[in-house]
Predicted 3D model of an 84-nucleotide RNA (c-di-GMP-I riboswitch aptamer) from Neobacillus bataviensis LMG 21833.
């Protein structure tokens, strides 16, 4: 140097439940915890999927857009340490 992540070490992330704040909700932030994770990093008008719907529009309605959200649902993009 490259390819892969078997194994071990160092260190990194935090799901749920509470709580407290915020939002119409979905969700978000912090603290507490530790379900899981080798990308649990980063993208959300701008690949496909889901959740949301105050307010507006169309609808007899049922719902459809708008709208906001999710990257720990696949995808894309990039990558540290170490060992065999």
């Nucleotide at each position: 140097u490259u390819u892969a992540u078997u194994u071990a070490a160092g260190g990194g992330c935090a799901a749920a439940c509470u709580c407290a704040c915020u939002g119409a909700a979905a969700g978000g932030u912090g603290a507490c915890g530790a379900c899981g994770c080798a990308a649990a990093g980063c993208u959300a008008u701008a690949g496909g999927g889901g959740c949301u719907u105050c307010u507006g529009u169309c609808a007899u309605a049922a719902g459809a857009c708008c709208u906001g959200c999710c990257a720990g649902c696949c995808a894309g993009c990039u990558a540290c340490c170490a060992u065999c």
Notes
The coordinates come from a structure-prediction model, not an experiment, and the mean pLDDT is 78. RNAcentral holds the sequence, with entries from Rfam and Ribocentre. Its Rfam family is "c-di-GMP-I riboswitch aptamer". From the family's description: GEMM was predicted in a large-scale screen for bacterial structured RNA regulatory elements. Taxonomically the source falls in Neobacillus bataviensis (Bacteria, Bacillati, Bacilli, Bacillaceae).